[in-house]
Context: one part of a larger RNA
RNA sequence: UUCUGGUUAAGGAACUCUGCAAAUUGGCCCCGUAACUUCGGGAGAAGGGGUGCCUUCGCAAGAAGGUCUCAGCAAAGCGGCUCUAGCGACUGUUUACUAAAAACACAGGACUCUGCGAACUCGUAAGAGGAUGUAUAGAGUCUGACGCCUGCUCGGUGCCGGUAGGUUAAGGAAGAGGGUCAGGGAGAAAUCUCGAAGCUCGCAACCGAAGCCCCGGUAAACAGCGGCCGUAACUAUGACGGUCCUAAGGUAGCGAAAUUCCUUGUCGGGUAAGUUCCGACCUGCAUGAAUGGCGUAACGACUGGAGCACUGUCUCAACCAGAAACCCG
Numbered sequence: 001u002u003c004u005g006g007u008u009a010a011g012g013a014a015c016u017c018u019g020c021a022a023a024u025u026g027g028c029c030c031c032g033u034a035a036c037u038u039c040g041g042g043a044g045a046a047g048g049g050g051u052g053c054c055u056u057c058g059c060a061a062g063a064a065g066g067u068c069u070c071a072g073c074a075a076a077g078c079g080g081c082u083c084u085a086g087c088g089a090c091u092g093u094u095u096a097c098u099a100a101a102a103a104c105a106c107a108g109g110a111c112u113c114u115g116c117g118a119a120c121u122c123g124u125a126a127g128a129g130g131a132u133g134u135a136u137a138g139a140g141u142c143u144g145a146c147g148c149c150u151g152c153u154c155g156g157u158g159c160c161g162g163u164a165g166g167u168u169a170a171g172g173a174a175g176a177g178g179g180u181c182a183g184g185g186a187g188a189a190a191u192c193u194c195g196a197a198g199c200u201c202g203c204a205a206c207c208g209a210a211g212c213c214c215c216g217g218u219a220a221a222c223a224g225c226g227g228c229c230g231u232a233a234c235u236a237u238g239a240c241g242g243u244c245c246u247a248a249g250g251u252a253g254c255g256a257a258a259u260u261c262c263u264u265g266u267c268g269g270g271u272a273a274g275u276u277c278c279g280a281c282c283u284g285c286a287u288g289a290a291u292g293g294c295g296u297a298a299c300g301a302c303u304g305g306a307g308c309a310c311u312g313u314c315u316c317a318a319c320c321a322g323a324a325a326c327c328c329g
């Protein structure tokens, strides 16, 4: 000097990113216990009091009397508590070896598919799972207890339905053409030219399904949900009007928010003093309704803020015990 423990005057979070760590609390019995609430809870709420040993009585719980200590759950073991927000309903699950959470799951909700040799999944197939199940079943996707709710848009994309017309593959195919060639014609010959059938080479009118175009539906499908100008008898504001665009222009809620850039917005609360926190306002850079919206008792080794108690976290350090390091041998 470091580590592991122990004690500490006065103060008591002034420490610090943060009360991290430590301290406090603690068992049992009795009294007592708020808001809120889904009436189960909250609750061991909080907050108080008692606690040894001996004698007598008693089944016990206990009662009466006595008695010792600074101290009686005398050691060990053994909850600190409260208030207020956010998120997630909850118990669960997870990154084996840096993340336990607000992430995943969840009961509940919804949509879509599937009539059974089901859909779907694995396999080239046979076959298997689904299921020795049968739509109160099975599969996929989204949301995520509960309460109140879940607005507008089908123009784009997707999905579903429709079939008149347009487009259209393989395939079929009238027809025209090229090659070859029996044969014909010309020529003295070389050769030139015409050329049926067959074979063959590509072309091709026309016929040809689904799909696409087209016509409808569908948003708890993917998604989207405006701008400018004027206007009321102070001012300000704009219920109101005009105009442009759109498929439709954001409804109820909530709102400087896990979302707010400007921003430490403004006002109120809490503090002597508050970029955090709580309550409001609304000017929402860039909220918003199952990518769910807003609430919510209970729950949480979750995340903010405040208080009580308590303390070597600190003011500010000291001492003690043990272990290392270090020195000598």
Stems, first nucleotide, its partner, number of pairs: 001324008010315002014313001019310001027051005036041001038145001052067006068072001080308007087300002092104002108143007120129003146295004151225003156222002158218005165213003171207002175203001177201004183194004226244005253287001254284001265281005

A computed fold for a 329-nucleotide part of an RNA from Planctopirus sp. SH287, annotated as large-subunit ribosomal RNA, domain IV. It matches the Rfam family "Bacterial large subunit ribosomal RNA". The RNAcentral record of the full RNA draws on ENA. Model confidence (mean pLDDT): 88 of 100.